[in-house]
RNA sequence: GUCCCUAUCGUCUAGAGGCCUAGGACAGCGCCUUCUCACGGCGUAAACCCGGGUUCGAAUCCCGGUAGGGACG
Numbered sequence: 001g002u003c004c005c006u007a008u009c010g011u012c013u014a015g016a017g018g019c020c021u022a023g024g025a026c027a028g029c030g031c032c033u034u035c036u037c038a039c040g041g042c043g044u045a046a047a048c049c050c051g052g053g054u055u056c057g058a059a060u061c062c063c064g065g066u067a068g069g070g071a072c073g
């Protein structure tokens, strides 16, 4: 330099155009339980990398950028 893949709560992830003002697990916080802790139960906060485009409607499709990974040179 060319090409390919990936980007969603703190972490790992679900999602395939309307059922998603985004669900689950772990972690955090609160309450219950316990003499206390742990376990367990209930609840709570927390995310779509950025900018455009398509569409009545975009986390989802397209283009560009950024970042990470890979192949070739």
Base pairs, nucleotide, nucleotide: 001072002071003070004069005068006067007066010026011025012024013023018056028044029043030042031041032040049065050064051063052062053061

Predicted 3D model of a 73-nucleotide RNA (transfer RNA) from an Oligoflexia bacterium. The coordinates come from a structure-prediction model, not an experiment, and the mean pLDDT is 83. It matches the Rfam family "tRNA". Rfam describes the family as follows. Transfer RNA (tRNA) molecules are approximately 80 nucleotides in length. The sequence was found in a public genome assembly.